This is a predicted structure of a 495-nucleotide part of an RNA (small-subunit ribosomal RNA, 5' domain) from a soil metagenome. Its mean pLDDT, the model's own confidence on a scale to 100, is 86.

Context: one part of a larger RNA
RNA sequence: GGACGAACGCUUGCGGCGUGCCUAAGAAAUGCAAGUCGAGCGGGGAGCAAUCCCAGCGGCGAACGGUCGCGUAACACGUAAGCAACCUGCCCCAAAGACCGGGACAACAGUGAGAAAUCGCUGCUAAUACCGGAUGUGCCCGCCCUGUCGCAUGACCGGGGUGAGUAAAUCGAGCAAUCGGCUUUGGGAGGGGCUUGCGGCCUAUCAGCUAGAUGGCGGGGUAGUGGCUCACCAUGGCGACGACGGGUAGCUGGUCUGAGAGGAUGGUCAGCCGGACUGGGACUGAGAUACGGCCCAGACUCCUACGGGGGGCAGCAAUUAGGAAUCUUGCACAAUGGGGGAAACCCUGAUGCAGCGACGCCGCGUGAGGGAGGAAGUCCUUCGGGAUGUAAACCUCUUUUAUCGGGGAAGAAAAAAAUGACGGUACCCGAUGAAUAAGCUCCGGCUAACUACGUGCCAGCAGCCGCGGUAAUACGUAGGGAGCGAGCGUUGUCC
Repeated sequence: GGACGAACGCUUGCGGCGUGCCUAAGAAAUGCAAGUCGAGCGGGGAGCAAUCCCAGCGGCGAACGGUCGCGUAACACGUAAGCAACCUGCCCCAAAGACCGGGACAACAGUGAGAAAUCGCUGCUAAUACCGGAUGUGCCCGCCCUGUCGCAUGACCGGGGUGAGUAAAUCGAGCAAUCGGCUUUGGGAGGGGCUUGCGGCCUAUCAGCUAGAUGGCGGGGUAGUGGCUCACCAUGGCGACGACGGGUAGCUGGUCUGAGAGGAUGGUCAGCCGGACUGGGACUGAGAUACGGCCCAGACUCCUACGGGGGGCAGCAAUUAGGAAUCUUGCACAAUGGGGGAAACCCUGAUGCAGCGACGCCGCGUGAGGGAGGAAGUCCUUCGGGAUGUAAACCUCUUUUAUCGGGGAAGAAAAAAAUGACGGUACCCGAUGAAUAAGCUCCGGCUAACUACGUGCCAGCAGCCGCGGUAAUACGUAGGGAGCGAGCGUUGUCC
């Protein structure tokens, strides 16, 4: 000098764009943050009806989005390659198919237990819920024949035949055309899983570490390779190019600085990873660290009729605690995006907006021209005068800003119509009137800027050198001056 998610002091007119718990991954009032489908199904209620409401069975979603950085020194991340070792709901393309049957369980009705949470018994019932059989374009496994490639084990899920196995909802809407779904298979897209090379912290006051440990054969497991797991066998594997241990830490694109090399850093935004009170566990599913799912244990906390139950803001606001320190219990689904739905539409604290904070960057303003008897006041003075100072007054203008009045968007689209939270906002026009708007630090040298008074090694200053003990340009005040300016200084951290 530059930088900052800053803090503190004094000061403060406006706008735009950003940005805002760095500490306690402490605790937790209240509200909201994930629903939707009646074109899968049967009920209950309201209504004359059309239709509407309500749970329940069923489907899809809830694995996204949002948040935080605890853990992690690791194939976690970055980068480059690979899987002859893999999976994939919804979406797109293509091929084929949907035949015959069956028995339940909710809701509901009846009844019982309990303070509640909730639970039990009996009975009835539907489905795109569930189960059995058939069929099999195909797919999978086995056998036979055969083609291509390869030195070969073999590979091409090669072609043909054959045996066994394996589907579904003719289900729903519509008068119909048709539309929406269902099953099997192949391909695509997008997503995921796994493997390998290389790369980036400190510590030797950590030097040896390792028994599923390193490898083999086989079994199991998985979508799949693999000590992933297990039996047996061998005795390996890693290490001064730092193993093992300890400390610290999410990684990156980037950001700051620097001429660069480098150093520092990883807040906001974006990609990946990890976490969801603490520690375990699986279930469901195409997919699970399952934040607003389940089970067990623990700590904490709430309700209780003392028998027993409930809870998890590192979602958005808000609260409390901690701290030098960090915001509104706001508006709207109008736009963008997401979930459901055939659609209308519903949901969405994602998001879009508004609010608060000079926290940052950028822009604008606080007026312009004229005006000397150099007014008054104040300060200094050699008492002559000098300075403040064209500064003010005063005159002539202007109106950004401000206040008031009027107009008033784009953002919103499919043939049309309708649809805007922001918002009567931005912006435009007019009226009024210099009106509503300047501070902070410094003035011994470094370092731009000097005098007077007070004080008297006191009170105090100070980044370094150093000032102050009776004339202090260094302390305090005043006048004057210098610098920056809606900011200016101080502190902290990095280069």